This is a predicted structure of a 310-nucleotide RNA (Bacterial RNase P class A) from Sutterella sp.
The source organism's lineage runs through Bacteria, Betaproteobacteria, Burkholderiales, Sutterellaceae and Sutterella.
The coordinates come from a structure-prediction model, not an experiment, and the mean pLDDT is 76.
It matches the Rfam family "Bacterial RNase P class A". Rfam classes the family as a ribozyme.
It is recorded under the gene name rnpB.
């Protein structure tokens, strides 16, 4: 050291003007809406939906089986398959990573090649109490001892289902439901008339679900700071903040200054200073909400650590 390894940080600031979706206030308008004020408006992953969870609704006496899913140990959490801590086991020189780490005398299966034989067979020499036993020899990871549980299986633990298009309130037009009234006028029936009913008819009401409006929505296992407790993940106290909530679903454009990176030039006391020019590039994009994992990423910045190699 342009070797390596961990954890971290930014993902441009200000200001002007155009325009964008919410919100409040003032005007104008019956109202619908307009105009003007003033205040807010995308991330580190908003993402993939892979895992846990809040919250609805549904379903449900208990307790067992199947069926799924986790797997050292202890810990933190609401809760996880995530997180620290530590053993163990492999890789790396190291810093440090990575986990395919319960259980194999409870039962079943499986084992390439080489080998007589790979899981109940038996090859070749010796021995010997001789249809049996012992002891050696060769193969191969492994030869009767055992391996593999990421093969069933066994053990502990853990799980009802769908999900904000959940689900709740209000409620149109039409069509159909039920319920009350009309029927002096029409039509059909009630064997031919009258009266009376009944049905189509009208008129009111109710009640279902639709459209559509609302709420659920966004202050929540919350940021941040500061003392304490823990190796640590975290946890307590205080203190301060408030930060989208629109569904044909905004959160953009342009322009100056500033700063950041990049090439150059001149100055130097070698620390820098200065002036020019170039650039601000990506991965993406809220949609009920949080905790987590994975994946994507342009321009750049920090701290810690290791020393095989140069």
């Nucleotide at each position: 050291g342009c070797a390596g390894u961990u954890c971290c940080c930014c993902g441009g600031g200000c200001g002007g003007u155009c325009g964008u979706c919410g919100g409040c206030g003032a005007c104008a308008g019956c109202a619908a809406u307009g105009u003007c004020g003033c205040g807010g408006g995308a991330g580190g992953a908003a993402a993939g939906u892979c895992c846990g969870g809040a919250c609805u609704c549904c379903g449900c006496a208990g307790g067992g089986c199947a069926c799924c899913g986790u797997a050292g140990g202890a810990g933190g959490u609401a809760a996880c398959a995530c997180c620290u801590c530590u053993c163990c086991g492999c890789c790396g020189a190291a810093a440090g990573g990575c986990g395919c780490g319960g259980a194999u005398c409870a039962g079943a299966g499986c084992a390439a090649c080489a080998g007589a034989g790979a899981c109940g067979a038996g090859c070749c020499g010796g021995c010997u109490u001789c249809g049996g036993g012992c002891c050696g020899g060769g193969u191969g990871a492994a030869a009767c001892g055992g391996g593999c549980a990421a093969u069933c299986u066994c053990u502990a633990c853990g799980g009802g289902g769908a999900g904000c298009a959940a689900c709740a309130u209000c409620a149109a037009a039409u069509a159909g439901g039920c319920a009350g009234c009309c029927g002096a006028c029409g039509g059909a029936c009630c064997g031919g008339c009258c009266c009376g009913g009944u049905c189509c008819g009208g008129c009111u009401g109710c009640g279902g679900g639709u459209a559509g409006a609302u709420g659920g929505c966004u202050u929540g296992a919350g940021g941040c700071g500061g003392c304490g407790c823990g190796u640590g993940a975290g946890c307590g106290c205080c203190g301060u903040c408030c930060u989208a909530g629109a569904c044909g679903a905004a959160u953009g454009g342009c322009c100056g200054c500033c700063g950041a990176c990049g090439g150059g030039g001149a100055g130097u006391c070698c620390g820098c200073u200065u002036c020019c020019c170039g650039c601000c590039g990506a991965c993406a994009g809220a949609a009920u909400c949080c905790g987590g994992c994975u994946u994507a990423c342009a321009c750049g910045g920090g701290a810690a650590c290791c020393c095989a190699c140069c």